[in-house]
């Protein structure tokens, strides 16, 4: 320098003229002044809360959802940090040439396949208590050659063995050497790899060495399940306030309610007790309220105004802590709150970028052109778009030292 990948920041500024919208001050009620005014995603409505109001209010089960290696942060969280482990491309080093180690890099939906059930298509013998298509072995028997003969050497047949080598596949029931076998196999051995062990090292996940073993247990749980932990339900169209106003409407179907006891009575009733029933996603207990509950159909009034409304897990600065994500102390600031819906329009300049012309090489003119994209309770994430500029890292290929 050029080309890839990952990841963060920014993503217009400033003046003057003018229209608006909140907030505050003045006023002659006409207006005048100050100050402020739309994101990093404001989107998605995936998460997780603050606040708000309700339920049958407390405990327990179950059902349903959601999370999934360890420690930390944080209100919390499927977020975020660090670290561990698996896998991936390439650099580096070492090598008995089969691997082996290292640091960064990108990735993981990362608890359990020996609790159970289910799936792996075709292909292939065979797909998990597997299994011979091409093959490899010649016991016996038989044929040839050598030899007095025991014998030996060679070919032919596969009763039997094998499961090593090859094919088939996404995967084939450990990998490599050595022995060992008629050939062969963890059949033995060595090493690696898988499983136990105990002791070190680590707050853990884990690691490295050792011993011991059997030479053995394929995948898929973003199938179902298992285990472990965490979860009331609706939302600002929440919720309060005043105001207007109507019909405390009408039908219809199920189902259910006391035969009870005691007090008081103004003899209508009214009050305890028991017992019955509703009243939570189900169910169990303890308490509470109601005497009634649950379904469908027609219909009627209201749609106005205030307020919730922005001071907050708030934002900048500064010093401390800590690898970090963040915590903590000090200062310091108030930076939208609209309700069919403001934050806009003109003009100048200057900033990124891109053509083009001119240069006295300091710089000038002209001219496109600045992306995704719009608050509506409010905050912490995640995920998505996104011009043009800008920084880290990590990899590749050319040249220079």
């Nucleotide at each position: 320098g050029c080309g890839g990948g990952u990841g963060g920041c920014u993503g217009g500024a400033u003046g003057g003229c003018u229209g608006c919208g909140c907030g505050g001050g003045c006023c002659u009620c006409g207006g005048c002044c100050c100050g402020u005014g739309a994101g990093g995603a404001a989107a998605g409505u995936c998460c997780g809360g603050g606040c708000u109001c309700c339920a049958u209010g407390g405990a327990g089960a179950c059902a349903c959802g959601g999370u999934g290696c360890c420690g930390g942060g944080u209100a919390a969280c499927g977020c975020c940090c660090g670290g561990c482990g698996g896998g991936g491309a390439a650099g580096g080093g070492c090598u008995u040439c089969g691997g082996c180690c290292c640091g960064g890099c990108c990735u993981c939906a990362g608890g359990g396949a020996a609790a159970g059930c289910g799936c792996c298509a075709c292909a292939g013998a065979g797909a998990a208590c597997a299994g011979a298509c091409c093959g490899c072995c010649a016991a016996g028997g038989g044929c040839c050659g050598g030899g007095c003969a025991a014998c030996c050497g060679g070919g032919c047949u596969g009763c039997g063995g094998c499961a090593a080598g090859g094919g088939u596949g996404a995967a084939a029931c450990g990998g490599u050497g050595c022995g060992g076998u008629a050939a062969g196999a963890g059949c033995g051995c060595a090493c690696c790899g898988c499983g136990c062990g105990g002791a070190c090292g680590g707050c853990a996940a884990c690691g490295a060495a050792c011993g011991c073993g059997g030479c053995a247990u394929g995948g898929c749980a973003a199938g179902c399940c298992c285990c472990a932990c965490c979860g009331g339900g609706a939302g600002c169209a929440a919720g309060g306030u005043c105001g207007c106003a109507u019909a405390g409407g009408g039908g219809g179907a199920c189902c259910a309610c006391g035969c009870g006891g005691g007090g008081c009575u103004u003899c209508g009733g009214c009050c305890c007790c028991c017992g019955g029933g509703a009243u939570u996603g189900u169910c169990u207990u303890c308490g509470g309220u109601c005497c009634g509950g649950u379904c469908c159909c027609c219909g009627g009034g209201u749609u106005g105004a205030c307020u919730g409304c922005a001071u907050g897990a708030g934002g900048c600065c500064g010093c401390g802590g800590g690898c970090g994500a963040c915590c903590g102390c000090g200062g310091u600031c108030c930076c939208a709150g609209a309700u069919g819906a403001a934050u806009g329009g003109c003009c100048a300049u200057c900033c990124a970028u891109c053509g083009g012309g001119c240069u006295u090489c300091g710089g000038c003119c002209c001219g496109a052109g600045g992306a995704c994209a719009g608050a509506a309770c409010c905050c912490g994430g995640c995920u998505u778009a996104c011009a043009g500029g800008c920084c880290a890292c990590c990899c590749g290929c050319a040249c220079c030292g």

This is a predicted structure of a 401-nucleotide RNA (Bacterial RNase P class A) from Paralimibaculum aggregatum. Model confidence (mean pLDDT): 76 of 100. Its Rfam family is "Bacterial RNase P class A". Rfam classes the family as a ribozyme. Rfam's curators write: Ribonuclease P (RNase P) is a ubiquitous endoribonuclease, found in archaea, bacteria and eukarya as well as chloroplasts and mitochondria.